Molecule: transfer RNA
Organism: Pseudogracilibacillus sp.
RNA sequence: GGAGGAUUAGCUCAGCCGGGAGAGCACUUGCCUUACAAGCAAGGGGUCGCAGGUUCAAGUCCUGCAUCCUCCA
Repeated sequence: GGAGGAUUAGCUCAGCCGGGAGAGCACUUGCCUUACAAGCAAGGGGUCGCAGGUUCAAGUCCUGCAUCCUCCA
C1' cells in the first nucleotide's frame, strides 16, 4: 500500500426485509435474613465510533474519516 471483518448501556452481545433501541451480567432501591450471600420485585443508565448523504422515516442503505482484528504484498 491492497482486501475482508468489527464498532449499539459499565461489560459481553442481539436487533431479521428501513418503521418500538433491547437481553444477560453489573449498578440502585425495596422485600426476605440476626447479618451477608442467594432468591423475588421495581428502577436508573444510550449522540447506536465521528461527519455527511438518500428517504416521510436510518442502528439498518450509500460516501468519507477514526480505532481494533485477520489476510495479501